RNA sequence: UAGAGUUUGAUCAUGGCUCAGGAUGAACGCUAGCGGCAGGCUUAAUACAUGCAAGUCGUGGGGCAGCACAGUGUAGCAAUACAUGGGUGGCGACCGGCAAACGGGUGCGGAACACGUACGCAACCUUCCUUCAAGUGGGGGAUAGCCCGGGGAAACCCGGAUUAAUACCCCGUAAUACAGCUGAGUGGCAUCACUUGGCUUUUAUAGCUCCGGCGCUUGAAGAUGGGCGUGCGCCUGAUUAGGUAGUUGGCGGGGUAACGGCCCACCAAGCCUACGAUCAGUAACUGGUAUGAGAGCACGACCAGUCACACUGGAACUGAGACACGGUCCAGACUCCUACGGGAGGCAGCAGUGGGGAAUUUUGGACAAUGGGGGCAACCCUGAUCCAGCCAUUCCGCGUGAGUGAAGAAGGCCUUCGGGUUGUAAAGCUCUUUCGCAAGGGAAGAAACGAUACUAGCGAAUAACUAGUGUUAAUGACGGUACCUUGAUAAGAAGCACCGGCUAACUACGUGCCAGCAGCCGCGGUAAUACGUAGGGUGCAAGCGUUAAUCGGAAUUACUGGGCGUAUAGCGUGCGCAGGCGGUUUUGUAAGUCAGAUGUGAAAUCCCCGAGCUCAACUUGGGAACUGCGUUUGAAACUACAAGGCUAGAAUAUGUCAGAGGGGGGUAGAAUUCCACGUGUAGCAGUGAAAUGCGUAGAGAUGUGGAGGAAUACCAAUGGCGAAGGCAGCCCCCUGGGAUAAUAUUGACGCUCAUGCACGAAAGCGUGGGGAGCAAACAGGAUUAGAUACCCUGGUAGUCCACGCCCUAAACGAUGUCUACUAGUUGUUGGUGGAGUAAAAUCCAUGAGUAACGCAGCUAACGCGUGAAGUAGACCGCCUGGGGAGUACGGUCGCAAGAUUAAAACUCAAAUGAAUUGACGGGGGCCCGCACAAGCGGUGGAUUAUGUGGAUUAAUUCGAUGCAACGCGAAAAACCUUACCUGGCCUUGACAUGUACGGAACUUUCCAGAGAUGGAUUGGUGCUCGAAAGAGAACCGUAACACAGGUGCUGCAUGGCUGUCGUCAGCUCGUGUCGUGAGAUGUUGGGUUAAGUCCCGCAACGAGCGCAACCCUUGCCAAUAAUUGCCACCAUUUAGUUGGGCACUUUAUUGGGACUGCCGAUGACAAAUCGGAGGAAGGUGGGGAUGACGUCAAGUCCUCAUGGCCCUUAUGGCCAGGGCUUCACACGUAAUACAAUGGUCGGUACAGAGGGUUGCCAACCCGUAAGGGGGAGCCAAUCCCAGAAAGCCGAUCGUAGUCCGGAUUGAGGUCUGCAACUCGACCUCAUGAAGUCGGAAUCGCUAGUAAUCGCGGAUCAGCAUGUCGCGGUGAAUACGUUCCCGGGCCUUGUACACACCGCCCGUCACACCAUGGGAGUGGGUUUUACCAGAAGUAGGUAGUCUAACCGCAAGGGGGACGCUUACCACGGUAGUAUUCAUGACUGGGGUGAAGUCGUAACAAGGUAACCGUAA
Repeated sequence: UAGAGUUUGAUCAUGGCUCAGGAUGAACGCUAGCGGCAGGCUUAAUACAUGCAAGUCGUGGGGCAGCACAGUGUAGCAAUACAUGGGUGGCGACCGGCAAACGGGUGCGGAACACGUACGCAACCUUCCUUCAAGUGGGGGAUAGCCCGGGGAAACCCGGAUUAAUACCCCGUAAUACAGCUGAGUGGCAUCACUUGGCUUUUAUAGCUCCGGCGCUUGAAGAUGGGCGUGCGCCUGAUUAGGUAGUUGGCGGGGUAACGGCCCACCAAGCCUACGAUCAGUAACUGGUAUGAGAGCACGACCAGUCACACUGGAACUGAGACACGGUCCAGACUCCUACGGGAGGCAGCAGUGGGGAAUUUUGGACAAUGGGGGCAACCCUGAUCCAGCCAUUCCGCGUGAGUGAAGAAGGCCUUCGGGUUGUAAAGCUCUUUCGCAAGGGAAGAAACGAUACUAGCGAAUAACUAGUGUUAAUGACGGUACCUUGAUAAGAAGCACCGGCUAACUACGUGCCAGCAGCCGCGGUAAUACGUAGGGUGCAAGCGUUAAUCGGAAUUACUGGGCGUAUAGCGUGCGCAGGCGGUUUUGUAAGUCAGAUGUGAAAUCCCCGAGCUCAACUUGGGAACUGCGUUUGAAACUACAAGGCUAGAAUAUGUCAGAGGGGGGUAGAAUUCCACGUGUAGCAGUGAAAUGCGUAGAGAUGUGGAGGAAUACCAAUGGCGAAGGCAGCCCCCUGGGAUAAUAUUGACGCUCAUGCACGAAAGCGUGGGGAGCAAACAGGAUUAGAUACCCUGGUAGUCCACGCCCUAAACGAUGUCUACUAGUUGUUGGUGGAGUAAAAUCCAUGAGUAACGCAGCUAACGCGUGAAGUAGACCGCCUGGGGAGUACGGUCGCAAGAUUAAAACUCAAAUGAAUUGACGGGGGCCCGCACAAGCGGUGGAUUAUGUGGAUUAAUUCGAUGCAACGCGAAAAACCUUACCUGGCCUUGACAUGUACGGAACUUUCCAGAGAUGGAUUGGUGCUCGAAAGAGAACCGUAACACAGGUGCUGCAUGGCUGUCGUCAGCUCGUGUCGUGAGAUGUUGGGUUAAGUCCCGCAACGAGCGCAACCCUUGCCAAUAAUUGCCACCAUUUAGUUGGGCACUUUAUUGGGACUGCCGAUGACAAAUCGGAGGAAGGUGGGGAUGACGUCAAGUCCUCAUGGCCCUUAUGGCCAGGGCUUCACACGUAAUACAAUGGUCGGUACAGAGGGUUGCCAACCCGUAAGGGGGAGCCAAUCCCAGAAAGCCGAUCGUAGUCCGGAUUGAGGUCUGCAACUCGACCUCAUGAAGUCGGAAUCGCUAGUAAUCGCGGAUCAGCAUGUCGCGGUGAAUACGUUCCCGGGCCUUGUACACACCGCCCGUCACACCAUGGGAGUGGGUUUUACCAGAAGUAGGUAGUCUAACCGCAAGGGGGACGCUUACCACGGUAGUAUUCAUGACUGGGGUGAAGUCGUAACAAGGUAACCGUAA
């Protein structure tokens, strides 16, 4: 020392991405009241107009242009004017001195002794300043200026004459200065240093003055500033591994202030480098700044120290100091002036301009302060500096008001319409006045220097100087600023971002995968808390957000502080140099280490304690700290080093043992194939099935003989050996390693190992052999939609040998090597010791291998577990999200194939491991179901009915669409229904509530119209209260507005209801336990069941919803009851008709009965199963109702209800007519048939369950019939519908499109209804179609079932082949669970979880993006060779010139110019290397909503998958 979001259905882990924090020289957007302190070109070291940024000294000098004055002259009365005037103040230009090398700017270059730090110089310099010592003598020659003349446009230059100095020169003097020679002493780490002598040589000066002083020269010392050397520290790249010729060293010179290859000549061959040389890229360094718990990491604005640079490159001069920002020379580029001949310039000083850029200020004031230069000083100069201006750029502070105030105002927004919220907020009332505004006052920053008086020191001194004290004149840019006082008034002063989660803060409207948002996850496809707007809220606040880059979080490079069996990660294996690490003991040393002291670690910063601005920021005093480096003293445990011992590590010797360890040679038998011959005949071979192939030219089969190659059955084994790869018949030769036992020897000789070396399966390559079998490629045959495959027949490389390469594998234990320690059990191999045996076997112990379990511990889990993945140590290798990619480029290796080393752009928010629950599998096991099988009957063919699709139409209303839509919603479409279409009408409406007015309600009749409707008209005055007036209730009408209305949309906004898996046996919970967790356990297992039914076992024990049971019905019995039911007995009748009765039947109610209860067998002593008895019924007796958790966004907004949206003279309402009834066609469901088990005719028997007053309707009559008439009975155990039919008894038909079948059509009727045309049902007569048992395929059914026969109900005016019920007759078959379908349980695999209708791969096509190759092309950088050679310096010197000194002179010395040599910048030629950009074309890669082709992978993925290699 804080975490969060995001991979999954969920979990744990791994791992990346993202967020919350801080900070910035920032920029951008919106906004803006004040003040303080800071900061302000990060880009073009780009180009610069203009002004300023370095001068000063007359007390150095000659002088005097300009200014002023004295004096003089002239004019004038005068004031004054003019002239003159170096005499004076002073001073332009010039000579001279000092300064200009500081201060100021910038960060190009530079990876270096540049910087930092610590030392060193016995190898150095230092103007000005301080101290001490000594001196300041005598001469000389020039020159600028000025003047004259000349050239030039200018810049400027030339000549002549003359002149001064603190300019220059000579002489003298002089040393503790310089040089040489030579003594003595002392010291030191080498070269040496210091002290003190002697001799010789050389070398100096300057004056000015106000008389106070200031200067000058030499020497010694100090201070300051610099120079040089060294240790350590100081970025990235090895896809940069070798570099270096002045290079490394020496000797001798030169040069410098000084050491030194710094330079030169000669000699030697060195020097640097894996502890990273060289090369390339990048970069000013530091104090520090930001962040961080720290360690670190990033940065180096402002401030401070150092370095480098000054248009680019080179060079020197002057000077104490420069190779010089505002100096010089040269070259180059650029700009400007020009009379074209020549010239001038350098803002990376302060302002400012253009340009670049996202972006960075005024062409301000002052020297008042601080500091600097010059001067004796006054003073002058100073864009250093101090101030002001601009900018919310940072940090800090203040304000925009305070109190009270509920009618909780208005307005806004929301609303469940009640209200809520904005909100004490506002208004109102009472106060205050910071800041701002106005007015008035008004600082500190200033004291030195100067003047003056005094004191002290020094001194001879009352002088000068120095220090101090007192008095005193003057000096303020900022600025009338800070600050203070007064006045008026709440008066002038709030925004920005956000509100899905992370993350504080929610609603409405608009929009409708659009517009848009987005830091990550992700929002938006009609109810968006995620877009836009509004209301409200949250956060911060004169700011708030965004963007960029940085630290943190990130333990996500892990020193602190990570990992490598499966997630990324152990080199294929060994040997081994360097390196790292190293047993035990003694002594010593003191490098590391530890302790003390000391020097340094600049200041500022940070921290602590104080102080000053009203506070703070800010400033300031003191302290601490600066974790570092040096010096020194001590300690001696540990490491190291040195010396000496030891034997436990390691090795050697001796004995014994096992072994497919390796290399070479020989040899054996079995088998395959081939060849020859014999026997022998028609097939063989092959497959899922075939075909290709072989065979009558004799195969295959069989016998004999032979050839040849390769491999070694059995033994054989989680056996053995080897470092790994790997190694297998037997024998011989050579050879490596290992184990064990006991002694002896050596004495740490050890472990690991980057680079290196060796070995290294298979495939492959080269040369030469060999070639039986097998077998890439290839060919043929199949399979298939295709089949460049899987299968089959052939078949070449290859496989084998020798030699040489290749060097990779899922080279795996996916586990590096070595050492030590830490419970055990069992097996096995080869040793040793012991027991045991006749010999074995066997047992015990021990150390070495090799397997299976397992404790502790570890692990994300799986698992590992003395053979560790445990606990520790040593060393090596490797990893850091997925893809791109083990790829490109470059290098190395290779004959090639290729191997090795190894990126980036770009792209995604994941990729991954283990485990969990499901789902799935052309995985496994167990089980069930009319699931199959065994049967019976159907559908699919025909006709008709009906529904659907499609087509049609003005409309053919709408919905239902695999199972689970399709005789479904619809239990009845002629009108109505009705929702659709056409036309005609209505607009508060057909219907509800409220208001007002009127009227009772209601009713009769007529006219127009298709009707809705419109018009006229008759009767009628009711109920309640009240004395009356009147009021009220219901109903009707009128009017206006709220509203009604909608079968309009959304079943993907919903409730409710329903279907389905499925009447399948499942689905869960509590507590406990196990697991980090998702979860597991229970619910699994052994049995059993129709059943998660029950029993047993078990870390589970219980419970719930389901199952079962309880309910209804049916089957048996009993009790009670007895009308409309029943009738045995007694009467009676045509008749249970009546009396009587309630025994029976029946009906109704209530009970009983069945529970595996009993017996036997099996089973585990269970549950249970099988068989049996009894029983009406037997193992749930039959049937029904009953439908768990859930699934399908299943169905329904058109039953109903309902959110939202939409319509409102219409999408509402009314009416008439039409449509839902159409018809080339297709499908579903049914009816009737195809006939003789039948049709037809006649006769005849037996049900159950229902319905009935707008009804069922008897008898009787009429009609062939449908039906009509009729009217009894019945509100039903009473009457009616109501004749049951198949059946039975007869008759007939005789296998035909029929006496089957009945469609269709014609004619005539009946009934219902306002009305049967579109479009009803039925009847009669006539007509008499298809159809002779139905292809592929497919459905139902297991017993009172299928099949078959009729009857009834609902709906309904009428209409039933549909549907819901009822009974009659009444079968066949089930061996069984292999297969098909569906389901349940367990298990297994999984890359699936929208869950296999899943997931997913590659080519091709299209678009876009980045990238490699590429004939080349264009730049940059570096380097080699050569040419060239400005300025400058050094050397040389024919030529020219020359004041100081020497010489009488000639001349000499010295100097200058010129010329020349060396070095060298720019430039040029040729070449190498490297880097960037670009390039026709081309390679792969990535991304993209629905494209094409296949289906490679995930399940046994349908040929198990994968690795290496070849084709």
About this RNA:
Predicted 3D model of a 1511-nucleotide RNA (small-subunit ribosomal RNA) from an uncultured Methylophilaceae bacterium. Rfam family: Bacterial small subunit ribosomal RNA. Rfam links the family to the GO terms ribosome and structural constituent of ribosome.